[in-house]
Context: one part of a larger RNA
RNA sequence: UCAUGGCUAAGGAACUAGGCAAAAUCGACCUGUAACUUAGGGAGAAAGGUCUCCCGAUGCAAAUCGGGACGCAGUUAAAAGGCCCAGGCGACUGUUUAACAAAAACACAGGACUCUGCAAAUUCGAAAGAAGAAGUAUAGGGUCUGACACCUGCCCGGUGCCGGAAGGUUAAGAGGGGAUGUCAUCACGCUUCGGUGUGAGAAGCAUUGAAUUGAAGCCCCGGUAAACGGCGGCCGUAACUAUAACGGUCCUAAGGUAGCGAAAUUCCUUGUCGGGUAAGUUCCGACCUGCACGAAUGGUGUAACGAUCUGGGCACUGUCUCGGCCAUGAGCUCG
Numbered sequence: 001u002c003a004u005g006g007c008u009a010a011g012g013a014a015c016u017a018g019g020c021a022a023a024a025u026c027g028a029c030c031u032g033u034a035a036c037u038u039a040g041g042g043a044g045a046a047a048g049g050u051c052u053c054c055c056g057a058u059g060c061a062a063a064u065c066g067g068g069a070c071g072c073a074g075u076u077a078a079a080a081g082g083c084c085c086a087g088g089c090g091a092c093u094g095u096u097u098a099a100c101a102a103a104a105a106c107a108c109a110g111g112a113c114u115c116u117g118c119a120a121a122u123u124c125g126a127a128a129g130a131a132g133a134a135g136u137a138u139a140g141g142g143u144c145u146g147a148c149a150c151c152u153g154c155c156c157g158g159u160g161c162c163g164g165a166a167g168g169u170u171a172a173g174a175g176g177g178g179a180u181g182u183c184a185u186c187a188c189g190c191u192u193c194g195g196u197g198u199g200a201g202a203a204g205c206a207u208u209g210a211a212u213u214g215a216a217g218c219c220c221c222g223g224u225a226a227a228c229g230g231c232g233g234c235c236g237u238a239a240c241u242a243u244a245a246c247g248g249u250c251c252u253a254a255g256g257u258a259g260c261g262a263a264a265u266u267c268c269u270u271g272u273c274g275g276g277u278a279a280g281u282u283c284c285g286a287c288c289u290g291c292a293c294g295a296a297u298g299g300u301g302u303a304a305c306g307a308u309c310u311g312g313g314c315a316c317u318g319u320c321u322c323g324g325c326c327a328u329g330a331g332c333u334c335g
Base pairs, nucleotide, nucleotide: 001330002329003328004327005326006325007324008323010321011320014319019316027051028050029049030048031047036041038147052069053068054067055066056065057064058063070074082314083313084312085311086310087309088308089306090305094106095105110145111144112143113142114141115140116139122131123130124129148301149300150299151298153231154230155229158228159227160224161223162222163221164220167219168218169217173213174212176208177207180204185200186199187198188197189196190195232250233249234248235247236246259293260290271287272286273285274284275283
């Protein structure tokens, strides 16, 4: 010097990003226990008291009652919850980045949409086959949301999906055209009777195109948002001023409803007002001017829960004012 542990006057968070770390609380019994609440909880809430030894009484005992004793101290050592208030997020128990993240992320019960009639849909496989399922729509697959309470507004123009089939568009193919067509076939020639020339021509193969035919799809018509998504601007107006219930106008598929709101969302911003402090960029309650909340990419609440995040208080302390001392161990330095 470092590590681990112990003590420390007075103060007691002044430390610090932050009470990180440490201290404190801690057992048993008795009393007592708030808001809120889903009536279960909250709750070991909080807060307060008792605990040793001797004698006597009651009693099976535990224990209770009466009297007395000692100490600073009686769960006498050791072991053994710190507590409270307010807010955010997530309902909860659970799961996760083996070895820097345990969370507000994932899951969840519950909700909704959608596909699937069984040789199911869906998934694996080249197939056979298998899972689904020894199940059968109160079942199974997919997607979104995420207990519970109150709710979940408007838009189908775009994209997607579902349904429709009159019309438009449209491939291969069909049908059509011309060419070729050994061998085989037919017709007409030549022939030494073995063949051979010319023409026609089926199949086949390749080819050709304005026009005939030709499905789904697309165009088209309708539906659908707990499908992907979207949810305006300008101007004027009331007998102070200000504001605008009201009016005008342009645009749109429709112009953001309820609720919430400087918010895990607010740039300007430490917004403004109130509370808490001597002093508060954080925190809590309001306001609404929402740069750029908003309703299952769910909205707003919510008891309980949380090694969660934020703010405050009590207790407590070497975190600090500000250091000091001691023990044990280690390396190094000096002797």
The part of an RNA shown here (large-subunit ribosomal RNA, domain IV) has 335 nucleotides and comes from a Bacteroidota bacterium. RNAcentral holds the full RNA, with entries from ENA.